[in-house]
Context: one part of a larger RNA
RNA sequence: UGACGGGGGCCCGCACAAGCAGCGGAGCGUGUGGUUUAAUUCGAUGAUAAGCGAAGAACCUUACCAAGGCUUGACAUGUGCCGGGAGGCUGGAGAGAUCCGGCUGUCCUUCGGGACUGGUGCACAGAUGCUGCAUGGCUGUCGUCAGCUCGUGCCGUGAGGUGUUGGGUUAAGUCCCGCAACGAGCGCAACCCCUGUCGUCAGUUGUACUUUUCUGGCGAGACUGCCCUUAGAAGGGGAGGAAGGUGGGGAUGACGUCAAGUCAGCACGGCUCUUACGCCUUGGGCUACACACACGCUACAAUGGGUGGUACAGAGGGAAGCGAAGGAGCGAUCCAGAGCAAAUCCCAAAAAGCUAUCCUCAGUUCGGAUUGCAGGCUGAAACUCGCCUGCAUGAAGCUGGAGCUGCUAGUAACCGCAGAUCAGCAUGCUGCGGUGAAUACGUUCUCGGGCCUUGUACA
Numbered sequence: 001u002g003a004c005g006g007g008g009g010c011c012c013g014c015a016c017a018a019g020c021a022g023c024g025g026a027g028c029g030u031g032u033g034g035u036u037u038a039a040u041u042c043g044a045u046g047a048u049a050a051g052c053g054a055a056g057a058a059c060c061u062u063a064c065c066a067a068g069g070c071u072u073g074a075c076a077u078g079u080g081c082c083g084g085g086a087g088g089c090u091g092g093a094g095a096g097a098u099c100c101g102g103c104u105g106u107c108c109u110u111c112g113g114g115a116c117u118g119g120u121g122c123a124c125a126g127a128u129g130c131u132g133c134a135u136g137g138c139u140g141u142c143g144u145c146a147g148c149u150c151g152u153g154c155c156g157u158g159a160g161g162u163g164u165u166g167g168g169u170u171a172a173g174u175c176c177c178g179c180a181a182c183g184a185g186c187g188c189a190a191c192c193c194c195u196g197u198c199g200u201c202a203g204u205u206g207u208a209c210u211u212u213u214c215u216g217g218c219g220a221g222a223c224u225g226c227c228c229u230u231a232g233a234a235g236g237g238g239a240g241g242a243a244g245g246u247g248g249g250g251a252u253g254a255c256g257u258c259a260a261g262u263c264a265g266c267a268c269g270g271c272u273c274u275u276a277c278g279c280c281u282u283g284g285g286c287u288a289c290a291c292a293c294a295c296g297c298u299a300c301a302a303u304g305g306g307u308g309g310u311a312c313a314g315a316g317g318g319a320a321g322c323g324a325a326g327g328a329g330c331g332a333u334c335c336a337g338a339g340c341a342a343a344u345c346c347c348a349a350a351a352a353g354c355u356a357u358c359c360u361c362a363g364u365u366c367g368g369a370u371u372g373c374a375g376g377c378u379g380a381a382a383c384u385c386g387c388c389u390g391c392a393u394g395a396a397g398c399u400g401g402a403g404c405u406g407c408u409a410g411u412a413a414c415c416g417c418a419g420a421u422c423a424g425c426a427u428g429c430u431g432c433g434g435u436g437a438a439u440a441c442g443u444u445c446u447c448g449g450g451c452c453u454u455g456u457a458c459a
Base pairs, nucleotide, nucleotide: 001459002458003456004455005454007453008452009451010450011449012448013447015443016442019407020406021405022404023403026298027297028296029295030294031293032292033291034289035288042053043052064284065283066282067281068280069279070278073124077123078122079121080120081119082118083117084116087104088103089102090101091100092099093098107114108113126273127272129271130270131269135267136266137262138261139260140258142256147186148185149184150183151182152181153162154161155160166177167176168175192250193249194248195247197220198219199218200217201216202215203214223244226238227237228236229235300400304359305358306357307356308355309354310353316347317346318345321340322339326335327334328333366397371392372391373390374389375388376387377386413435414434415433416432417431418430419429
């Protein structure tokens, strides 16, 4: 000087408390461990792994396994020699890769050859093989916490200190005052984006038309500016105002910590393989299942379930696409194909809500697992191993131990909608709106953090 303390003081945070909804019990989904397996590819492992890489494993993907094949190679550049094909159509063998045939047949040319291509040889290619403890880049975390430093000066033999401590204050090393310090940098804040109010301009969107809604641009507005209090910083109260003291949300992550994560996104040092640890193909596996864990979905019902009628969004996507009206089917879906490169057409029905009615507390008209049969869709192909529909079946489950999680307002909770990935496949993820709470006395305690101080046999 740090680090640590079941030392002290001050302060903060959904950290506790006060509340609301959950998880932990059930069934199922997904991930992981374990076990199994020819293989169940690899990585991630307290917080900071476990609906994570993966924004989507039937083949492909695919890295794993079995079998069948190739060896200048699936891909790149150069070069020696031999050849003329390449491409298209087509026959046979084969699981296919591939192998063996038949037909047809190119461009430029200075006629040497070149483009292109087959064979053979040499340099070389190739490796999702190892090392994240050799690395770059990127990322997580402490933490959006308020800190981390420097120049000169001063103090100290020195390590170092001072500044950065102190008195107040703040969300903040924010600002003020004081001070052997005076200044400065990276952080904080502001500048950026969205949103809330108004004005104005424009508009093939909306409306029968206008006011106006909406869309896009430009601008105004909020600054402790004004009043009271106070010490000049700040704090408290108030006025006006759509909005008040950071208005709300986002982006933005200092010096560093964890030899944290990633050699499998990419790059890259070193090592290793080279008729194989490379490459191609078919099939299988990544989907196994006594079990354990994590995160979710659906429920256990009457603030509910079923049925009929009826209302109101936002944000997105659409051409090998979205697909309307009409018709068929109980339905998934099909026929048909209008319109639309889309403020114009389509996806598109929003759902919870409101209303009418049935059910009357039961393992039920709750709950939907599981299983059988019959169909639909995508796709060469749904057996391993997809999704959806109808009929039948109708399991566990009557609110969940210790313990644990999220959330302070348009939030939690409930409700649906869209998108990426994607042929198909969503309870996941990322967004969007609708309905819309309760509680916070307070900082004793738990956890994490900041500043000052004290002890230390630690560095």